[in-house]
Molecule: small-subunit ribosomal RNA
Organism: Nitzschia sp. I4
RNA sequence: GAUGAACGCUGGUGAGAUGCUUUACACAUGCAAGUUAAACUAAAAUUUAUAAUUUUAGUAGCGUACGGGUGAGUAAUAUAUAAGAAUUUGCAUUUAGGAGGAGAAUAACUUAUAGAAAUAUUUGCUAAAGCUCCAUAAACUUUUUAGUAAAAAAAAAUUUUGUUUGCCUAAAAAUAAGCUUAUAUCUGAUUAGCUAGUUGGUAAGGUAAAUGCUUACCAAGGCGAUGAUCAGUAUCUGGUUUGAGAGGAUGAUCAGACACAUUGGAACUGAGACACGGUCCAAACUUCUACGGAAGGCAGCAGUGAGGAAUUUUCCGCAAUGAGCGAAAGCUUGACGGAGCAAUCUCGCGUGAGUGAAUACAGUUUAUGAAUUUUAAAACUCUUUUAUUAGUGAUGAAAAAAAUGACAUGUAGCUAAAGAAUAAACAUCGGCUAACUUCGUGCCAGCAGCCGCGGUAAUACGAGGGAUGUUAGUGUUAUCCGGAAUUAUUGGGCGUAAAGCGUUUGUAGGUGGUUUAAUAAGUCAAUUAUUAAAUCUUAAAACUUAACUUUAAAAAAGUAAUUGAAACUGUUAUACUAGAGUAUUUUAGAGGUAAAAGGAAUUUCUAAAGAAGCGGUGGAAUGUGUUUAUAUUAGAAAGAACAUCAAAGGCGAAAGCAUUUUACUGGAUAUAUACUGACAUUUAGAAACGAAAGCUAGGGUCUCGAAUGGGAUUAGAUACCCCAGUAGUCCUAUUUGCUGUAAACAAUGGAUACUAAAUAUAUAAUAGAUUAAUCUAAAUUAUAUUGAAGCUAACGCGUUAAGUAUCCCGCCUGGGAAUUACGCUCGCAAGAGUAAAACUCAAAGGAAUUGACGGGGGUCCGAACAAGCGGUGGAGCAUGUGGUUUAAUUCGAUGCAACGCGAUGAACCUUACCAGAAUUUGACAUUUUAUAAAUUUUUUUGAAAAAAAAAAGUGCUUAUACUAUUAAUAGUAUUUUGAAUAUAUAAACAGGUGGUGCAUGGCUGUCGACAGUUCGUGUCGUGAGAUGUUGGGUUAAGUCCCAUAACGAACGUAACCCUUAUUUUUAGUUGCUUAUGAACUCUAAAAAAACUGCCGAUGAUAAGUCGGAGGAAGGAAAGGAUGACGUCAAGUCAUCAUGCCCCUUAUAUUCUGGGCUACACACGUGCUACAAUGAAUAAUACAACAAGACGCAAAUUUGUAAAAAUAAGCUAAUCUAUAAAAUUAUUCUAAGUUCGAAUUAUAGGCUGAAACUCGCCUAUAUGAAGUUGGAAUCGCUAGUAAUCGCUGAUCAGCUAUACAGCGGUGAAUACGUUCCCGGGUCUUGUACACACCGCCCGUCACACCAUGGAAAUAGGUUUUAUCCAAAUUUAAAUAUUUAACCAUUUUGGAGGAUAAUAAAAAAGAUAAAAUUUGUAACUGGGGUGAAGUCGUAACAAGGUAACUGUAC
Repeated sequence: GAUGAACGCUGGUGAGAUGCUUUACACAUGCAAGUUAAACUAAAAUUUAUAAUUUUAGUAGCGUACGGGUGAGUAAUAUAUAAGAAUUUGCAUUUAGGAGGAGAAUAACUUAUAGAAAUAUUUGCUAAAGCUCCAUAAACUUUUUAGUAAAAAAAAAUUUUGUUUGCCUAAAAAUAAGCUUAUAUCUGAUUAGCUAGUUGGUAAGGUAAAUGCUUACCAAGGCGAUGAUCAGUAUCUGGUUUGAGAGGAUGAUCAGACACAUUGGAACUGAGACACGGUCCAAACUUCUACGGAAGGCAGCAGUGAGGAAUUUUCCGCAAUGAGCGAAAGCUUGACGGAGCAAUCUCGCGUGAGUGAAUACAGUUUAUGAAUUUUAAAACUCUUUUAUUAGUGAUGAAAAAAAUGACAUGUAGCUAAAGAAUAAACAUCGGCUAACUUCGUGCCAGCAGCCGCGGUAAUACGAGGGAUGUUAGUGUUAUCCGGAAUUAUUGGGCGUAAAGCGUUUGUAGGUGGUUUAAUAAGUCAAUUAUUAAAUCUUAAAACUUAACUUUAAAAAAGUAAUUGAAACUGUUAUACUAGAGUAUUUUAGAGGUAAAAGGAAUUUCUAAAGAAGCGGUGGAAUGUGUUUAUAUUAGAAAGAACAUCAAAGGCGAAAGCAUUUUACUGGAUAUAUACUGACAUUUAGAAACGAAAGCUAGGGUCUCGAAUGGGAUUAGAUACCCCAGUAGUCCUAUUUGCUGUAAACAAUGGAUACUAAAUAUAUAAUAGAUUAAUCUAAAUUAUAUUGAAGCUAACGCGUUAAGUAUCCCGCCUGGGAAUUACGCUCGCAAGAGUAAAACUCAAAGGAAUUGACGGGGGUCCGAACAAGCGGUGGAGCAUGUGGUUUAAUUCGAUGCAACGCGAUGAACCUUACCAGAAUUUGACAUUUUAUAAAUUUUUUUGAAAAAAAAAAGUGCUUAUACUAUUAAUAGUAUUUUGAAUAUAUAAACAGGUGGUGCAUGGCUGUCGACAGUUCGUGUCGUGAGAUGUUGGGUUAAGUCCCAUAACGAACGUAACCCUUAUUUUUAGUUGCUUAUGAACUCUAAAAAAACUGCCGAUGAUAAGUCGGAGGAAGGAAAGGAUGACGUCAAGUCAUCAUGCCCCUUAUAUUCUGGGCUACACACGUGCUACAAUGAAUAAUACAACAAGACGCAAAUUUGUAAAAAUAAGCUAAUCUAUAAAAUUAUUCUAAGUUCGAAUUAUAGGCUGAAACUCGCCUAUAUGAAGUUGGAAUCGCUAGUAAUCGCUGAUCAGCUAUACAGCGGUGAAUACGUUCCCGGGUCUUGUACACACCGCCCGUCACACCAUGGAAAUAGGUUUUAUCCAAAUUUAAAUAUUUAACCAUUUUGGAGGAUAAUAAAAAAGAUAAAAUUUGUAACUGGGGUGAAGUCGUAACAAGGUAACUGUAC
């Protein structure tokens, strides 16, 4: 785009079309073919009655073979196109001729019967244009003689003679029909052979006519890979539809042809039928029946049932057009003309037009401003198509005239009236695809053409608003073509995506070199004929327009004929040598077959000598060995394979071929000459060869070695590893024993020609040089590497093409099912070849890209390892977590990156948890109204919150008035104003540490002590992307240098910032010094200083690196802050904020008490120790960072002490501190101790309403484990580790051994990068991309689906044979019977009819086959299915590289 459509929603009108696509299923009822009285007989009715008119039965004629319906069958007895010869043709047309004579019947009617009926039999009569005979006949047959064959003087009218219509014969043309030929005409080879009247001939028969059409005889033909036969499907065509076309699909309506008429068979009549509304027979079905018999055929028009998604009225009329009959009038006509029903389709018209903004209201949305619906409406003005009413009123109808209208008892059209009046829906709005928002829902409900949408913010579901598209329709479904170059003739492909047969020889077939001539099959041109009409195209006309209709014109293409052209192809003839081949000469070679020969090694055996192991592995063991192994020496035997040479080398068609020699033999190559003269190329089918494994038979058996056994490994190990070891591995095969497959690969069919180069190798003709060996150059051919053009999706190919072309063959058409099933062929078997479908998925696949990953590689770095020091893991305790417990043990954090974490401080509070007691506009915020200042105190009850009662208290501020006084204040009064606060009241609301960190903001961790992450422009690539950012050096660093299709830039790195170390300057109190003062120590502000700057070496003349000098400091001086793009849906809704959800006399709020502190146990992080490098006592010394008013507190006194009392100083460089380790001296003497301090008891102190659960401190007493810690594991590279103490935050107090800081003392070690861990970078592989915590295979179990096999079973179709054999036709001897003619009287003849017989013959029966479709116990595999089982085969070197064939 289209449709004979259907379904959903909706529906105003007119015109024109169309309307059972399914059951060729069954049909009630009515109608669809009659007509002629001018062919004939008879009867009836009417009337104007000796007659006329009308009607009817029968005889007769013509028609009923047309028209109408349907598409079952049919793959050619069809159709289409074009030819042809051996035929017939009623009525109608034209021409010519004729019609003389004679006769016998019969229906109706009547008589008598049978039957339920249908109908049948019988007696008698009768007519014709019915029937018969004779005559005639221009025709036909026959060589001739000769023979054969016709008719209705009818009918009508008028009147006597002509006319009209008929009858018979012949011819012509026309029309119609029959027959023959050629070409075209669907699918299947898992249908390859078919055929016996079959193919041809002769003779006869038969037909309208040619012919095996039929029969007899003779011959053995005919068809077929250009697809016979068989099977399936199917009416064919003009056309229709789609398409640019070529094509594809289709065959409704209209038109041509064919076939059919319930199923099957048959003939009769006739001009024509083997006959839709005729006959006979058989079968099925239906109806009637008196059971004896009868009747019927809607695939005609209506209509009914059934089937179906689905297709109309039991209408009107013969007025028109046409048909039949008739002389005509006319009759008949479900053909036809019309109406009815149906939006089924096409076309036309309408549902109003103009003005109209406060852009009304309502609706929807909203950022609350508004926007949109929206000039839309309302309102005003106008119009009246359409619909309605009234009036008027055609065409279709024409004949000499009259008459004649179904449609339509007034239609179309015209006129008038009134009034916007009577008339809009459907689908869609995520992308493709025009059109967006709100609410509801919450992987539910649902949508969906493909992709896909929906799991609480859905433009995708449902609804509302709005928008878009089409419009009396619209959307969906079905089907066809297009897009689809997705079967490719036009116009595709085959290295890796699907696709080159494993290779060769070669038949048919296809294609094919040069010259000349002829021909004219192909080809080309012209003309003629035809290709029905309609349709299509163009131009007009006419219905108001259009659709529709009418008229005219025209083209292409096909077929045939005629005439021409001769280039090309073909054919014939002729010649040639460039293709191809032959001969002579040459060269190389693991080419093949057979025979002979050889040495090294291995194994076994014999002997010698020798000693206890050997062998094997990651490590072992099985095994072997004192009967002497292994190792060593000598000898012998056997079988198999041939090191070095050796190579990307050579040969072969491929498979494949390697010791040497000989024999036979195939092919290739080079040069020159001669010869043949297109002999070529490709190749379906066919034939031959064809690795390994395997099979059959017989040998052989050294090694290796499926299976198998044992040993290991392992969770298991039917494996990988080891020890053995059978088949096999080797040879032979009657004339090649069979098999015939491989990732049989270059994943690349063969042939020919053309199209840049360079290099290498093999062979080297030939040329040159040389005395020579030999050297140099080197065509051709072959094998390789790189590469221009070109090609390719890219990778890549590239004179050995995957380039440019020609020819031929093979093969492909999404993945899976499926290298399968079934069938067939081959095979001893194993199996091989050929080769589907159902079903299922929306992908499977190729090449390349970026990442990520690897039990891949290279390289670099890191307290990563190593070298060291000290720990943890063992003990006790502290602390956190898990688990358990509990009324509650609140919650969160969970590998690194949770676990002395949130918490820099849980007795109450905190507090979120539990028990109990209470409150409900609330403890807290804002708003209304009223009252009261606020506020404070006391008493009672209660665990407290709270409740009840009593008392005290009238403030601040504005305004006005009054009073007092210095005129500025003070005081008083007012139902004055305002603010704060409280109480009461009303509802809006408060409140939530309730949920979701996977809705979020913010903040944070981690990779990361990393050095990376990107951009602009350019360039390369079809593109994703690449380049830059890679490479060579170098660095802590993508730091820098050099190279470079890149040049620059950004975020990171570095630097800038802070602290510390040095110096200078300035300033110095509370510090220093006590004296000035700024010299020192110090304080705090500003500067300086370090930059590989200098020297040497090295490096590339670079960047830089190494060493040195100077310097307080040297190569980043040390430390801190600083954390790129991003990753982990990392952490946090319990800091805070916040969307949504949830609770609202409770999940909110208040209070008391309890809990977060529990305790069999497990883990993390720490403290203290185990002691002598120590402990204790005494004495002596040296810091820094900090903090202090609800505070730090000196000193003094009391106390053993914690502490208390009193109290100076300090708002801090001023006051507030014993630093410890260290040093000196003494004691202890190796022990569970003068180590160690847990635990426990008693007595005190402090904080605080409160110290029981549950605080810290002191004193005395007690004095546990522990004697350096298994596997494993952590930190640290210099002022670091280790060790020693000090300060602070939080804080009433403290559980701090923690955390954050400060200083004191102060080491050892680093060969180095093999390994472990982590990371960067380059490269490689990848089936991963949620990215290896990836992907993914197979069995088993479960559910469902389709399918194969299957004992068997139920059908269909076809074939063959036999039996039975209806109607019918044919045959001639027989039987019965017989009006016309002949003969003469008879039982005659000719002719006819009937029966029986024979042959053919439908349906039916039986038997055997073939083919096909269902069903089936059981069974095989296959497919599919959010979370089943077992393993881990593949993808990385996938942890044994993977894969192919074969066997087990």